Record summary: The prediction has a mean pLDDT of 81. A computed fold for a 93-nucleotide RNA, annotated as SAM riboswitch aptamer (S box leader). It matches the Rfam family "SAM riboswitch aptamer (S box leader)". Gene Ontology term of the family: regulation of gene expression. The sequence was found by an Rfam model in a public genome assembly.
Order: sequence, then C1' cells, then structure tokens
RNA sequence: GCCUUAUCAAGAGCGGUGGAGGGAACGGCCCGAUGAAACCCGGCAACCUGUUUAUUCAAGGUGCCAAAUCCGGCGGCAGACGAAAGAUGAGGA
Repeated sequence: GCCUUAUCAAGAGCGGUGGAGGGAACGGCCCGAUGAAACCCGGCAACCUGUUUAUUCAAGGUGCCAAAUCCGGCGGCAGACGAAAGAUGAGGA
C1' cells in the first nucleotide's frame, strides 16, 4: 500500500525551544510575528491491552488537543440525509 469493520457535532495549555508557515489534495473560507510547522513538556479520550461479562479506572500500546472530518464537490427539492474521499483504532490476506 490492499481488504473488512467501528468511530469521526463532545473533550484537551495563558508552558519551553523554534522562527513561517498551517488547516490531507483541489475550490473556498480560515488560522498564523498578540508567534505557523516541528520537537519537548502538559493535557484529552477510552479503540486495543490491563479484565470472562457489566461498570469503573487510566498504568501500557496507538490516537488526538481552532473551526462538524472547517465547508463544498457525487445522489437528492432539501436536510444535523446518503455516497465518495479522508483520518484513527482493531482485525485480516
């Protein structure tokens, strides 16, 4: 990378280093020197493990920490609809 499946409107810093980018791509619209990315620390959450079931917890493995997956594109008169695409977890060939 491919296949299956679950979830994606909640939640998460007034910190340090850093120094111009970032929000997947495209079109928008935004965020950013009142400090982007990245790294560290901190935090959130509860998919897997811990634990057979339910509940709880949050130690371990991931993940996540502007805006609905920021919005749109396809179907539909339309929509807090469905699909596609994407992200993350778990499983599989």